The RNA shown here (transfer RNA) has 72 nucleotides and comes from a bacterium. It matches the Rfam family "tRNA". Rfam links the family to the GO term triplet codon-amino acid adaptor activity.
């Protein structure tokens, strides 16, 4: 320099045009003499930034940034 992939909750990841979710963690409660385990509930989002297409975008297009892989 060229090509490809990834970026979504605190962490790990779903959702691939039609209401943004799960597990774990945090918090609260139950259980226990108590702690842990276990069970229940709750909280938690600028879907990396910006722009565009569309009635509608995490999803499609452009651009920027970061990370990873391949080629030279």
């Nucleotide at each position: 320099g060229g090509g490809g992939g990834c970026u979504u909750a605190g962490c790990u990841c779903a959702a691939u045009g039609g209401c943004a979710g799960a597990g774990c963690a945090c918090g609260c409660g139950g259980c226990u003499c108590a702690u842990a385990c276990c069970c229940g509930c709750u909280u938690g989002g600028u879907u990396g930034g910006g722009g565009g297409u569309u009635c509608g975008a995490c999803u499609c297009c452009c651009u920027c940034a970061g990370c990873c892989c391949c080629c030279a």